[in-house]
Context: one part of a larger RNA
Molecule: small-subunit ribosomal RNA, central domain
Organism: metagenome
């Protein structure tokens, strides 16, 4: 390079927006660049191959054929691809009417609980464990009642549920704001799909500056356990966890399954929507719609399993893999305050 692959064997980029690029719906006309055919040029000679000659052969001489290709050549064909022009509406987008939702941001606000502080009642324990002990308590704890402070998280509803591109999102109210779905078929008329680079987003931990600090709690200190116990259990406890702004850019960032489109048995549940009946409710029935589960046929698969939410059948585009270790390391480069991240070998070895 040609291939073969990527759920679990090596392999889907954490996710999105999107320039270049690649690819591209239906009809008509035109062009003839791609493409096909014909013809011409070229593809030196030698060699290869065929024939003749040659000396006993070989070497050798002469002639013919073949030759991947290639050309701004000439002519021709016009199905397909491309270019140009015109048209279309089913792709895509918009309009109108509805609708569900922890989608995002900010401000405000509520109750339960923990802790702490003050006061009342009250007295000797309490707490903790497998059992203890450290700890707390006569300076009055624990328990209980009243008052107050503060921070963080939002029980029930809650779901096998919903929303979001992913990360992720859960008390309540308001403001601002993104997307989806359904009905309609009024408008635009292919405006599309994918997407190297790029740009943005990106859990937790961590970092910078400033705040905050109730509970929890790396580190750390004690008590136990144990042969030891730098652990598991218990008592404390700093960073952190929270807020603002700025970094970091990772993950079992998982459905370990890239995106888009089309097609391919059924059955059953659930969220949204539409339709029917008497009517806009309830109930019942239906599904041509969107989402989310389970079972299962064909098919696929090494098997497990997947199976209209495909891992089936196809098309387009991107990413990635190429024996194990060395190593996601060294070196270099880029990024970062740092921690480190991204890119990424080789020797050697089995």
């Nucleotide at each position: 390079c040609u291939g073969g692959g990527c759920g679990u064997a090596a392999a889907g980029g954490g996710c999105g927006u999107g320039c270049a690029g690649g690819c591209g719906g239906c009809c008509c006309g035109u062009u003839a660049a791609g493409u096909g055919c014909a013809u011409g040029g070229u593809g030196a000679a030698a060699g290869c191959u065929c024939c003749c000659g040659g000396c006993u052969c070989a070497a050798c001489u002469g002639g013919g054929a073949g030759a991947g290709g290639u050309c701004u050549g000439u002519g021709u064909a016009u199905a397909c691809u491309g270019g140009c022009g015109g048209g279309c509406u089913c792709g895509a987008g918009g309009g109108g009417g509805g609708u569900a939702g922890a989608g995002g941001a900010a401000a405000g606000u509520g109750g339960a609980a923990u802790u702490c502080c003050c006061g009342g009642u009250g007295u000797a324990g309490u707490g903790g464990u497998g059992a203890u002990a450290u700890g707390c308590g006569u300076a009055g704890a624990u328990a209980u009642c009243g008052g107050g402070a503060g921070g963080a998280a939002c029980a029930c509803c809650u779901g096998u549920g919903g929303c979001g591109a992913a990360g992720g999102c859960g008390g309540c109210u308001u403001u601002c704001u993104g997307g989806g779905c359904c009905c309609u078929a009024c408008c635009u008329g292919a405006c599309g799909c994918u997407g190297a680079g790029a740009c943005g987003c990106g859990a937790a931990a961590g970092c910078g500056u400033g705040g905050g600090g109730a509970g929890c709690g790396a580190a750390c200190c004690g008590g136990a356990u144990u042969a030891g116990a730098u652990a598991c259990c218990c008592g404390g406890g700093u960073a952190g966890u929270c807020c603002a702004c700025g970094c970091c850019g990772u993950a079992a960032a998982c459905u370990a399954u890239g995106g888009a489109c089309a097609c391919u048995a059924g059955g059953u549940g659930u969220g949204g929507g539409g339709g029917g009946u008497a009517u806009c409710g309830a109930c019942c029935c239906c599904c041509u719609c969107c989402g989310u589960g389970c079972c299962g046929c064909a098919g696929c698969u090494a098997a497990c399993g997947c199976a209209a939410u495909a891992a089936g059948u196809g098309u387009c585009c991107c990413g990635c893999c190429u024996g194990g270790g060395g190593a996601g390391u060294a070196c270099g480069g880029c990024c970062g305050c740092a921690a480190g991240g991204c890119u990424a070998a080789a020797a050697c070895u089995c």